[in-house]
Formats: sequence, structure tokens, C1' cells
RNA sequence: GAAAGCAGGUCUCUUAUCGCUGCCCGUUUAACGGGGAGAGGAAAGUCCGGACACCAUAGAGCAGUAUAGCGGGUAACACCCGUCGUCCGUUUUAACGGAUAGGACAAGUGCAGCAGAAAGAAUGUACAGGUUAAGCUGUAGUGAAAUCAGGUAAACUCUAUACGGUGCAACGCCAAGUAAAUCUGUGAUUGAGAAUGGCUCGUUCGAUACAGAAGGGUAGGCGGUUUGAGCGUUGGAGUAAUCCCUCGCCUAGAUAAAUGAUAAGACUAGACAGAAUCCGGCUUAUGGCCUGCUUUUUUUU
Repeated sequence: GAAAGCAGGUCUCUUAUCGCUGCCCGUUUAACGGGGAGAGGAAAGUCCGGACACCAUAGAGCAGUAUAGCGGGUAACACCCGUCGUCCGUUUUAACGGAUAGGACAAGUGCAGCAGAAAGAAUGUACAGGUUAAGCUGUAGUGAAAUCAGGUAAACUCUAUACGGUGCAACGCCAAGUAAAUCUGUGAUUGAGAAUGGCUCGUUCGAUACAGAAGGGUAGGCGGUUUGAGCGUUGGAGUAAUCCCUCGCCUAGAUAAAUGAUAAGACUAGACAGAAUCCGGCUUAUGGCCUGCUUUUUUUU
């Protein structure tokens, strides 16, 4: 110097013109002018965990689901960090790197092709020993495994721990309009029935209720809606994940869906791909560049 692997970062930028969306300021009357901003590391998957909203004034148990060495982090987690064990790669070992669905097989029930005589309270092939008799004893052979066998629990299960549900199309407010109308059934404190996972108990409401039939009106507007478990940074603690302190910044908010087009230039490159309540993870897709570590190789000193 090159190649491969692993880990982290980054993902277009500048100027001009025109166009779209939202915010701030000014002016004038609803339009104009000025200023700033406008799609990601995964926005994808909807797999986990929550914030928030409602059921609701709230609970207990069963079933069910999930997790699983030990300790720490976090709002929380099936996530992250450390460490031990097991496995894999390299290697003479050690070391290094990576993976991990890592409790229990004497609580019980299952499962294992072919081969083999026989695969579990089963079986007696061959040889030898032994007995009144007896796989009673030993060896061989088949096989991954052959004497109250071992293996297997991302087999059922057992143990320990945890868990209410639905979801921004949640929910709240305003306006308008019609039919708190009509019919049927049940029906009273000894209570029919209803209440956001299933069942039971309990709690509350409950006849102006509940269930059903037929039918009528509306589906318009505003909020939720982006200041956040936020981002960057100084110092400190810690092996690390992370936590505390200092200083600074405000960086989309559409509602059938805005975030674009053209021209010139810059850079080493722009693949995978586009916000829809928000955040922390995991998984998947993917091109190039930068940095670090390890291994191999080339050249020079």
C1' cells in the first nucleotide's frame, strides 16, 4: 500500500427563479409584503414495551399467555451492558472474534426411521460358564443408544415470576337536524338485564331500564397535533450499558393527504427507499464514503 471480516459514524450540499404547506411579523381589510422551516437510519414490518385517552368508583380467583444462569441499566421490556457456562471459527494450547430459546428428566405422560433376535417393566441371535429348571452370569454382533438404560422439555408438562382491555378511525367540545317518536317481549328490591379479552364470584347502574323489529336525522367544524422519558455539549462517577451537573438549540404537522420543478456548480458517493398520536427497542431491505480493530498479502527501511 492492497484485500477480507467486524464495529461505529454519515447519507447530499450551495446559489438563483417559480410553485405548494405551515409558523412569526407588518400593512391593509382578506389580500399583499418580509423572515425562517419543511420526509429516514431504517420513516418499512406491526414483532415487543410504554406515554396518553376511555371503559371505571373498583377488586379476587380460575383458565390462558409470556419470560427463565447471576448481577446491573432503563419509564418499561422478550431490549441493552457485564460476567459465568455451552457451542462455533482461527490456533499446538492459551488468547482473539462470534452465537446462545442457558430453571427441572427420581412429579407424571410421550417420542426416536433403518439395522438388529429385541428399543423398555422390552428381548434371548452366536459362543462360553452355570442350574432340578431359569437371560442366572460374561463376551461378541446391529445401532446414536442394549439390564429397575441413557437422550430429548423452540415435546406435553412441572417450578418460579409477570400480565385487564381497546386504541388518535382513542377521546373531548361546538354547531345543525330529526322522532327522548312507533311496535313487541321481559320486568321490580326475593331485581330481568347491562358494564372494553374468556369463565366464576363480587361491585355499580337498573324499568325514563334492557333486549329485539321497522324507520328517521347527521357524518360539518374545532381540539387532540408536536416542547419531547427531545437533541447537542462541558465536567464528573462507572469495566460498560447508563446516570448526574454546566451551557446552548427548537429542527414537518398534512387530513385524501404539502415537503416539488428547472438551471449552474461542488463533493468521493446519494443504493434501500417516503412521515399520519408520540417515544424506547427488535427484525428486515440496502449503495457508497469516513474512522477504528483483527487477519492475510506486497513493497521499502